[in-house]
RNA sequence: CAGCCGGACCGGACGGCCGCUUCUCAUGCCUUCGGGCGAGAGGAGAGGAAAGUCCGAACUCCGCAGAGCAGUGUGCCGGAUAACGUCCGGGACGCCGGGUUCAAGCCCGGUGGACGGAAAGUGCCACAGAAAACAUACCGCCCCGCCCAUUCUGGGGAGAGCACGGGAGGAUGCGAGGCUCUUUCGAGAAUGGGCGGGGUAAGGGUGAAAAGGUGCGGCAAGAGCGCACCGCCGCGACAGUAAUGGCGCGGGCAGGGCAAACCCCACACGGAGCAAGACCAAAUAGGGAGGAAGUUCGCGGCUUUGAUUUUCGAAUCAGGGCCGCGGGCACGUGCCGGCUCGGUGCGUCAAACCUUCGGGUAGGUCGCUAGAGCCGCGCAGCAAUGCGCGGCCCAGAGGAAUGGCCGUCACGCAGGAGCAAUCCUGCGGACAGAAUUCGGCUUACAGGUCCGGCUGCCAA
RNA sequence: CGGGACGUGGCUCAGCCUGGUAGAGCACUCGCUUGGGGUGCGAGGGGUCGGCAGUUCAAAUCUGCCCGUCCCGACCA
Numbered sequence: 001c002a003g004c005c006g007g008a009c010c011g012g013a014c015g016g017c018c019g020c021u022u023c024u025c026a027u028g029c030c031u032u033c034g035g036g037c038g039a040g041a042g043g044a045g046a047g048g049a050a051a052g053u054c055c056g057a058a059c060u061c062c063g064c065a066g067a068g069c070a071g072u073g074u075g076c077c078g079g080a081u082a083a084c085g086u087c088c089g090g091g092a093c094g095c096c097g098g099g100u101u102c103a104a105g106c107c108c109g110g111u112g113g114a115c116g117g118a119a120a121g122u123g124c125c126a127c128a129g130a131a132a133a134c135a136u137a138c139c140g141c142c143c144c145g146c147c148c149a150u151u152c153u154g155g156g157g158a159g160a161g162c163a164c165g166g167g168a169g170g171a172u173g174c175g176a177g178g179c180u181c182u183u184u185c186g187a188g189a190a191u192g193g194g195c196g197g198g199g200u201a202a203g204g205g206u207g208a209a210a211a212g213g214u215g216c217g218g219c220a221a222g223a224g225c226g227c228a229c230c231g232c233c234g235c236g237a238c239a240g241u242a243a244u245g246g247c248g249c250g251g252g253c254a255g256g257g258c259a260a261a262c263c264c265c266a267c268a269c270g271g272a273g274c275a276a277g278a279c280c281a282a283a284u285a286g287g288g289a290g291g292a293a294g295u296u297c298g299c300g301g302c303u304u305u306g307a308u309u310u311u312c313g314a315a316u317c318a319g320g321g322c323c324g325c326g327g328g329c330a331c332g333u334g335c336c337g338g339c340u341c342g343g344u345g346c347g348u349c350a351a352a353c354c355u356u357c358g359g360g361u362a363g364g365u366c367g368c369u370a371g372a373g374c375c376g377c378g379c380a381g382c383a384a385u386g387c388g389c390g391g392c393c394c395a396g397a398g399g400a401a402u403g404g405c406c407g408u409c410a411c412g413c414a415g416g417a418g419c420a421a422u423c424c425u426g427c428g429g430a431c432a433g434a435a436u437u438c439g440g441c442u443u444a445c446a447g448g449u450c451c452g453g454c455u456g457c458c459a460a
Numbered sequence: 461c462g463g464g465a466c467g468u469g470g471c472u473c474a475g476c477c478u479g480g481u482a483g484a485g486c487a488c489u490c491g492c493u494u495g496g497g498g499u500g501c502g503a504g505g506g507g508u509c510g511g512c513a514g515u516u517c518a519a520a521u522c523u524g525c526c527c528g529u530c531c532c533g534a535c536c537a
Base pairs, nucleotide, nucleotide: 001456002455003454004453005452006451007450008449009448010447012409013408014407015406016405017404018403020045021044022043023042024041025040027038028037029036030035047431051442052441054440055439056438057437058436059273060272061271062270071269072268073267074266075265076090077089078088079087080086091115093112094111095110096109097108098107099106100105116264117263121262122261123258124257125256138204139203140200141199142198143197144196145195146194147193148192149191150190151189152188153187155185156184157183158182159181160180161179162178212230213229214228215227216226217225231253232251233250234249235248236247238245239244277366278365279364280363287357288356289355290354291353294329295328296327297326298325299324300323301322302321303320304319305318306317307316308315309314330348331347332346333345334344335343336342373392374391375390376389377388378387379386380385411428412427413426414425415424416423417422461533462532463531464530465529466528467527470486471485472484473483480517488504489503490502491501492500510526511525512524513523514522
């Protein structure tokens, strides 16, 4: 200097003009006094992720005696925190690089993360393979038995020949020899093959995974069979808050993997979400309560009581009640009218009308932005973080503002000029955008700054 | 703004819970049947299981993160 990785940070600056949202201060006109319309000045106005809505909380409403089951989530240890699946520190494990060892392993440095339990139980492990978990035996290795073949070894019997000799096949004696050849009998060993029985788990082969690993001894061959080292299990004491670590003793070693399979253990969890929820409250419709002016006559119908007649079916008369229609008078109210009279319409016992109450829609207000807040310094702590002091106010709209244009500078790229510093011209600037708030995680992101590590090149 | 469900051939769906072979109907292609077409019969092709990671020997299936589509909640007297 370049590249890669990790961490922290920035996410253009200044000015002018026009516009938008909100707050404050002043102000003109109109008004049904609720407000409406308008003009002015000043202040403030997106993010590191405002995003995904994946976790955790605040806040609000609903539910709730207590306990348990079910369900969901979390999961090494300690700490931080309002809380968390987040963060910090530590441990064990995996991976990479280097050193060392025959090797396993160990040491050093870096790095990764959903890291309780597989010796509670159930389940799964396809294909391949002998065997996938109460182990087993395909090839191979070894032992034993039997059979076959070849080679070798030595033996017994019979016969023949030769030599020696007292005698060589007659005899004696406890005991009868040497060499060669032929024939026959049975045996043993080695090697190879076959069959059967057994041993073995070193090796081969299969698989993602094969029943502790490496080395030496040992063995018929092998094997924790024995030993050394490593791993593992149990116990003990020590260090540490703990996870855990190293040490000593004992044990030849049981207990494959999967729990982001069911499950077991421990812990936590009521549900919904600001479109939560609370307040004020129009018109219309509906609900509750209350108010407001009546009597008489006629006719008809229904029903009921009594009396009379009777051909016993009913009919007639009188009275009462209810309903309907019509008329008179009265009253209420509307219209004609300045008022009365008069005329005319409607109504008169609750339908309409009037008053009122509560729920509640549109609409409005609150929730709503001073907060687990931001900045600086100091202290405690390895750190996350906490505490103290000082300073600051930093969007709050509600279908939703935060925008546009221009200029100067800075940055990057390209071209040109210049020895160079530099200058000129052109182009470019991402991801994205608050909607109750906060703490995290995750995802997206042009360009740039700083720090640390590794690698490479150049120079000394 | 908040909450929920879904994504598998061209279309509509099953398989996912309980991991190991991706399947059905319609559609498409070819052959037979017919004078020809339709119908019928037979055969065949076609799948990054929305994407990327992780767990596992092994993922459409289990887990996480993204992407897309659809639905519900302001609303009731």